[in-house]
Notes
Predicted 3D model of a 79-nucleotide RNA (c-di-GMP-I riboswitch aptamer) from Methylophaga pinxianii. The coordinates come from a structure-prediction model, not an experiment, and the mean pLDDT is 75. Its Rfam family is "c-di-GMP-I riboswitch aptamer". From the family's description: GEMM was predicted in a large-scale screen for bacterial structured RNA regulatory elements. The sequence was found by an Rfam model in a public genome assembly.

RNA sequence: UUAACUGAGUGCCAACCUUGGUGUGAGCCAAGAGACGGAAAGCCACGGGUCUUCCUAAUAAGAUAGCCGGGUUGCUUUU
Numbered sequence: 001u002u003a004a005c006u007g008a009g010u011g012c013c014a015a016c017c018u019u020g021g022u023g024u025g026a027g028c029c030a031a032g033a034g035a036c037g038g039a040a041a042g043c044c045a046c047g048g049g050u051c052u053u054c055c056u057a058a059u060a061a062g063a064u065a066g067c068c069g070g071g072u073u074g075c076u077u078u079u
Base pairs, nucleotide, nucleotide: 003079004078007075012038013037017032018031019030020029021028022027036066042072043071044070046069047068048067049064050063051062052061053060
């Protein structure tokens, strides 16, 4: 350096809740408190799913990476 496997610490992320902000909305952001969980729960809406707005509908515009797959980068230990 590459590949595979394993793993979670006095390290990392943070579900739910509260407050404030933002958005028509799904949601998002910040702070507090907290520990449902996570080994990519880092990043990318590419495929599928779900949700929102609009709409008779198709379509369209969005959200979700903590729904699954895929892509990409990366930590520790061991071989």